[in-house]
RNA sequence: GAAAUAUAGCUCAGUUGGUUAGAGCACCACCCUGAUAAGGUGGGGGUCGAUGGUUCGAGUCCAUUUAUUUCC
Numbered sequence: 001g002a003a004a005u006a007u008a009g010c011u012c013a014g015u016u017g018g019u020u021a022g023a024g025c026a027c028c029a030c031c032c033u034g035a036u037a038a039g040g041u042g043g044g045g046g047u048c049g050a051u052g053g054u055u056c057g058a059g060u061c062c063a064u065u066u067a068u069u070u071c072c
Stems, first nucleotide, its partner, number of pairs: 001071006009025004018056001027043005049065005
């Protein structure tokens, strides 16, 4: 100097910008069991790395910036 990634505690999805941001695991409660594990039902948890901009509307587009990784 160039590129990629950043979304829940962890691993990730999110279509051409459109109504309320999702899944698995983990966590909590209950059921089941003599008890534990497994299994079943329900629940909590996020301002999408940060700031600003475009737009009626941004996780998604643009600019700057931070962290990590890769290349020169």
Molecule: transfer RNA
Organism: bovine gut metagenome